[in-house]
Context: one part of a larger RNA
RNA sequence: GGACGAACGCUGGCGGCGUGCUUAACACAUGCAAGUUGGACGACGAUUGCCGGAAGUAGAGAUACGGAAGGCAAAGCGGAGUAGCGGACGGGUGAGUACAACAUGAGAAGCUAUCCCAUAAAGGGGGACAACGUUUGGAAACGGACGCUAAUACCCCAUAGGCCGAGAGGUUAAAGCGCGUAAGUGCGAUAUGGGAGGUGCUCGUGCCCUAUCAGCUAGUUGGUGAGGUAAGGGCUCACCAAGGCGACGACGGGUAGCCGGCCUGAGAGGGCGAACGGCCACACUGGAACUGAGAUACGGUCCAGACUCCUACGGGAGGCAGCAGUGGGGAAUAUUGGGCAAUGGGAGAAAUCCUGACCCAGCAACGCCGCGUGAACGAAGAAGGCCUUUGGGUCGUAAAGUUCUUUUGUACGGGAAGAAGGAAGUGACGGUACCGUACGAAUAAGCCCCGGCUAACUACGUGCCAGCAGCCGCGGUAAUACGUAGGGGGCGAGCGUUGUCC
Numbered sequence: 001g002g003a004c005g006a007a008c009g010c011u012g013g014c015g016g017c018g019u020g021c022u023u024a025a026c027a028c029a030u031g032c033a034a035g036u037u038g039g040a041c042g043a044c045g046a047u048u049g050c051c052g053g054a055a056g057u058a059g060a061g062a063u064a065c066g067g068a069a070g071g072c073a074a075a076g077c078g079g080a081g082u083a084g085c086g087g088a089c090g091g092g093u094g095a096g097u098a099c100a101a102c103a104u105g106a107g108a109a110g111c112u113a114u115c116c117c118a119u120a121a122a123g124g125g126g127g128a129c130a131a132c133g134u135u136u137g138g139a140a141a142c143g144g145a146c147g148c149u150a151a152u153a154c155c156c157c158a159u160a161g162g163c164c165g166a167g168a169g170g171u172u173a174a175a176g177c178g179c180g181u182a183a184g185u186g187c188g189a190u191a192u193g194g195g196a197g198g199u200g201c202u203c204g205u206g207c208c209c210u211a212u213c214a215g216c217u218a219g220u221u222g223g224u225g226a227g228g229u230a231a232g233g234g235c236u237c238a239c240c241a242a243g244g245c246g247a248c249g250a251c252g253g254g255u256a257g258c259c260g261g262c263c264u265g266a267g268a269g270g271g272c273g274a275a276c277g278g279c280c281a282c283a284c285u286g287g288a289a290c291u292g293a294g295a296u297a298c299g300g301u302c303c304a305g306a307c308u309c310c311u312a313c314g315g316g317a318g319g320c321a322g323c324a325g326u327g328g329g330g331a332a333u334a335u336u337g338g339g340c341a342a343u344g345g346g347a348g349a350a351a352u353c354c355u356g357a358c359c360c361a362g363c364a365a366c367g368c369c370g371c372g373u374g375a376a377c378g379a380a381g382a383a384g385g386c387c388u389u390u391g392g393g394u395c396g397u398a399a400a401g402u403u404c405u406u407u408u409g410u411a412c413g414g415g416a417a418g419a420a421g422g423a424a425g426u427g428a429c430g431g432u433a434c435c436g437u438a439c440g441a442a443u444a445a446g447c448c449c450c451g452g453c454u455a456a457c458u459a460c461g462u463g464c465c466a467g468c469a470g471c472c473g474c475g476g477u478a479a480u481a482c483g484u485a486g487g488g489g490g491c492g493a494g495c496g497u498u499g500u501c502c
Base pairs, nucleotide, nucleotide: 001502002501003500004499006498007497008496009495010494013371014370015369016368017367018366019364020363021329026327027326028325030324031323032322035085036084037083040082041081044078045077047074048073049072050071051070056065057064058063092282093281094280102206103205104204105203106202107201110199111198112197115195116194117193118192119191120190123157124156125155126154132147133146134145135144136143137142161172162171163170164169176187177186178185179184208254209253210252215245216244217243220242221241222240223239224238225237226236227235257279258278259277260276261272262271263270264269284305285304286303287302288301307318308317309316310315335361337360338359339358343357344355345354346353347352374404375403376402377401384395385394386393387392409439410438411437412436413435414434418429446491447490448489449488450487451472452471453470457486458485459484460483461482467474468473
């Protein structure tokens, strides 16, 4: 000198774009953050319309009034249940991890829902279980028993193609639902082959400090056989051999998510890994599997533990390292905001629903960039301050004053783009940006420094005191070094200080 996710002190007008718990992976009140499909299914309820006509009332009667049960309809509505797809994405954090990571380059023994292409085929049958009803246990959470029922839920037979096998042969599929009078057509379901994207595995190379860590290793290293897996493999097991790694640093200890990149530097290099993008790991702590194409699953399950809460003391409930927000820690880091209008995601044939992803707004000079705080003229060089050799000098065209301008500001009026596929409709931001008119210099300057390094000097006060200080050093009676004032220098909505890196 440059840089910063900064903090502190003084000061502070506006806008644009960014950024904002670096500490306690500390504990969390409250709300929201993952649902959706009635065009897979059976019930239930409410509403409306139509059919229906009971009880009852009046009447002597005919009949009139009355409107219950029940039925049908609404691609209608509601909350549960079965079923499907999605909750493995998106969002957060950096604890752990020096290698099962990451980066890069190769590879063989794999899997792959949805999507795209192609081929084939969708024939026949069956039994349940929720919901519901009856009953029952419990304070609750949540159950038990009996009975009924549907399906794109489940199962069996058949037939393909696939797989296994040298062969004979063995084994293994499917589902319907809309629209339509129908023909047909749309969406789905099955098998196989291929693609796209995704993912599991292997190897080479690279990757911090420490030798005051020198030896480490028993499934250890290899083989044979078997098991297991989607798949190769000591991945696991039985047997056999005695190997394998290491001063080119094994093993141990410490520290640490890795990279694209960011900062600095002429470069080589050094430092860092906030934001944004890729990968990994984690989800109160530890362990485990289930479901599934995919998880060993942040807002799923089970077990154990710590903590918090409820309880009728028998037993239960919970997990913000999602978005806000609270306490705590800290030098220090924001709103319990608006909207799905856009982009994107999930479900759905669609309408649409959901989306704290996202888009916006709020707070903070935290950073970068831009603009303003006025312009021209104005000497009797006013008053006043400071200095003075008392003549004067200086602040200083500075002010006042005159003439202008209106960026900005305030008020009023107009008013977007962002919205897209043939048309229409659809904007949170927002009556925002922007434009016009009016008004009036009006609303807007500070901070640090002035001994040398280092641009900038005098007076007074103080008297090794009070104090300053980055280094050298100032201060003990004329201090350009302390304090104040005048003047000056630097930067400017900032200026200084501290910390860290080059």
Small-subunit ribosomal RNA, 5' domain from a Synergistaceae bacterium, 502 nucleotides, folded computationally. Its Rfam family is "Bacterial small subunit ribosomal RNA". Rfam links the family to the GO terms ribosome and structural constituent of ribosome. Its mean pLDDT, the model's own confidence on a scale to 100, is 83.